Overview: This is a predicted structure of a 590-nucleotide part of an RNA (large-subunit ribosomal RNA, domain I) from a groundwater metagenome. Model confidence (mean pLDDT): 81 of 100. RNAcentral holds the full RNA, with entries from SILVA.
[in-house]
Context: one part of a larger RNA
């Protein structure tokens, strides 16, 4: 030097563990915000300098109402002081709530500077200090008022909305490439990423001008299927339905127009073949009449067509109508019978259950033996159990603890469901007429989009540019296009649920276990990089209990030897401590 053997040194690997993650169920909840939000800055603590928590000059808090009830003055953090105990904790409502930020008196490089009015307060005054209060767009009502007579504009007062945020989720408007096709252009990536607008606790969609096929369903969403079919496709990579079936869920209404009936506005006419509810009879009308129009009101709302006009028919009562009769019944009441606040008009208040939001109570072992530092382990002899889930306690505890099953509770402030207040609404047959049933609409025609569906034999939807019907003896579709057939009714609008996301609570897991698991078990979006957009770590684990090593010895100190604590200190700042790596004794060996 080598190799081996025993011992350490260093390193922090595995083993164990779990305060933190991860995904599911399940139930509940789901917008904040000029009454100044979200987010922040600056502050508040006897001793408080720094982080977090909590608060905002009334500042680790205050007032109430409630539930608990013996300690408390958060946390890293442990001592002293002073205090409080009607404390403290928890929940429900309340006050206060600095600046900045939509940020809104004016400015501005955010947490800042600089004002007008009003009122209050010191001050001899200069001045200073507090309280409101003044942004700016639309809308509604006044007031007031030019050029310009009138009237508009402008201006001005009052109310009353909006403005900003917001993780997924959702609708709407724009919209990529890399890729993949083994290059690449048509195509695919993808209507994805992304940027902009909106709205909601969901959104969107939605009550058939739907789909069938010779039977027939009967709005919407979502779900297994149907199916990787049928298609589509440089027929390439790729794309990829739908009829039907079987679940969840369930709700269906308003409007335009016809017709009447008030009012306005224009226009037009011969005292009548018109109107004053009808019928006679009389009396009035140059509008009290007829036309067109505007606003409200009733009316009506469909496709075996449906309303409308118009006849007959039908509970009860009052009772206008130019006058008499005779009807008749605009309108109102009551009765019957139905509906309702999440659509269909809309608001509100009772009560009743019932849940959220704090808690209450809740069985049953041993001072027996053995092991141990400690029983919750073994041995013995016993109990509970509508409770043998979990977790904790010095090792595996149903009976020590907190708790679990079962059961109980709210003064407050929410959510639900029910009922009743109460609020709406009304009937039935028939026959003709040809009144009405959403027009730049529907549809062609060119380019285009969008349907699984790339122009294709290409229906369907949609939006541009040109041109354009019918109007119930109508119209749309039923994959080119005619025929016949069936079928539905466009050119107006509203609608819960089933769905998607998130959060809280309860709970599970052939999910991780610290290089896993959230980037983040810990001062984490923190140290720290970048001008910034933005990027983004590392870092757990003494002991059961600090009993965290008094005293004494060497040392300047670290640190180390006794010594005491502990089961263990090679558990002494830390559990186990592998490897690589460094040494210290030995043996063999060159």
């Nucleotide at each position: 030097g080598g190799c081996c053997c025993a011992c350490g040194g260093u390193g922090g690997a595995u083993g164990c563990c779990u305060u933190g993650g991860c995904g599911c169920u399940a139930a509940g909840g789901g917008c904040c915000g000029a009454a100044g939000a979200a987010g922040g800055a600056c502050g508040c603590g006897g001793c408080a300098a720094g982080a977090c928590u909590g608060c905002g000059a009334a500042a680790u808090g205050c007032c109430u109402c409630g539930u608990u009830g013996a300690g408390c003055u958060g946390u890293c953090u442990a001592g002293c002081u002073a205090g409080c105990u009607u404390a403290g904790a928890c929940g429900g409502g309340g006050a206060u709530g600095u600046c900045c930020g939509a940020a809104u008196g004016g400015g501005g490089a955010a947490a800042c500077c600089c004002g007008g009015c009003c009122c209050c307060g010191a001050g001899a005054a200069a001045u200073c200090g507090g309280g409101g209060u003044c942004a700016c767009u639309c809308c509604u009502g006044g007031c007031c008022c030019a050029a310009c007579u009138c009237a508009u504009a402008a201006g001005u007062c009052a109310g009353g909305a909006g403005a900003g945020g917001c993780a997924a989720g959702c609708g709407g408007g724009g919209g990529a490439a890399c890729u993949g096709a083994a290059a690449c252009a048509u195509c695919u990536a993808a209507g994805u990423a992304c940027c902009c607008c909106g709205a909601g606790g969901a959104a969107a969609a939605g009550a058939a001008a739907u789909c069938u096929a010779a039977a027939g369903a009967g709005a919407u969403u979502c779900c297994c299927c149907u199916a990787g079919u049928a298609g589509u496709g440089g027929c390439g990579a790729a794309c990829g339905a739908a009829c039907g079936g079987g679940g969840a869920a369930g709700a269906g209404c308003c409007u335009a127009a016809a017709c009447c009936u008030a009012a306005g506005a224009g226009g037009c006419u011969u005292c009548a073949c018109g109107g004053c509810c009808u019928g006679g009879a009389g009396g009035c009308c140059c509008a009290u009449g007829c036309c067109u129009u505007u606003u409200a009101g009733g009316g009506g709302u469909u496709g075996u067509a449906a309303g409308g006009c118009c006849g007959u028919c039908u509970g009860c009562c009052c009772a206008a109508a130019c006058u008499c009769c005779a009807g008749u019944g605009c309108g109102g009441g009551c009765a019957a019978g139905g509906a309702g606040u999440a659509a269909g008009a809309a608001a509100c208040c009772u009560g009743u259950u019932u849940u959220c939001u704090a808690g209450c109570a809740g069985a049953a072992g041993g001072u027996c033996c053995c092991u141990g530092g400690a029983a919750c382990g073994g041995g013995c002899c016993g109990c509970c159990a509508u409770a043998g889930a979990c977790g904790g306690u010095g090792a595996g505890a149903g009976c020590c603890c907190a708790g679990u099953a079962a059961g109980c509770a709210a003064a407050a402030g929410g959510g639900a469901a029910c009922a009743g207040g109460c609020u709406c609404c009304u009937g039935a047959c028939g026959a003709g007429u040809c009144c009405u049933u959403g027009a730049g609409u529907a549809c062609c025609a060119c380019g285009g989009g969008a349907c699984a569906c790339g122009u294709g034999g290409a229906a369907u939807c949609c939006a541009g540019u040109g041109g354009g019907a019918a109007u119930c003896u109508g119209g749309g579709g039923g994959g080119a296009c005619c025929a016949c057939c069936c079928u539905c009714c466009a050119a107006g609008g509203c609608u819960a649920a089933a769905u998607a996301c998130c959060c809280u609570u309860a709970g599970c897991g052939a999910c991780c276990g610290a290089u896993a698991g959230u980037g983040a078990a810990c001062u984490a979006g923190u140290a720290c990089c970048g001008u910034g957009a933005g990027g983004g770590a590392a870092a757990g684990g003494u002991g059961a209990a600090a009993a965290g090593c008094a005293c004494c010895c060497c040392g300047g100190a670290a640190g180390g030897g006794g010594a005491g604590u502990g089961a263990a200190a090679u558990a002494g700042a830390c559990c186990u401590g592998a490897a690589a790596c460094c040494g210290u004794g030995g043996g063999c060996u060159u």